[in-house]
RNA sequence: UUUUGAGAAAGGCAAACCUGUCGAAAGGCAGGGACGCAAAACUUCCGGUCCCAACAAGAGGAUAGCGGGGUUGCCAGA
Numbered sequence: 001u002u003u004u005g006a007g008a009a010a011g012g013c014a015a016a017c018c019u020g021u022c023g024a025a026a027g028g029c030a031g032g033g034a035c036g037c038a039a040a041a042c043u044u045c046c047g048g049u050c051c052c053a054a055c056a057a058g059a060g061g062a063u064a065g066c067g068g069g070g071u072u073g074c075c076a077g078a
Stems, first nucleotide, its partner, number of pairs: 002078004012037002017032006035065001041071003045068003048063004
């Protein structure tokens, strides 16, 4: 450096749900809580899906824990 690995060690993240809050909505944030995760770390570049109030008929927003790509990364083995 590349690759494999969740039955090792040290750890990490946190689904659903509840409370509060933001939003038109999807959904986000904080706390509690754990379904799970070898990148469930970051990034909308591509595809999918969801919202679409107002203005409008096209944009915009959301989903990174939907998949692909890019970047970074702990441990063990080869």

Model confidence (mean pLDDT): 82 of 100. A computed fold for a 78-nucleotide RNA from uncultured Desulfococcus sp., annotated as c-di-GMP-I riboswitch aptamer. Rfam family: c-di-GMP-I riboswitch aptamer. Its family is annotated with cyclic-di-GMP binding in the Gene Ontology. NCBI's taxonomy places the organism under Bacteria, Thermodesulfobacteriota, Desulfobacterales, Desulfococcaceae, Desulfococcus.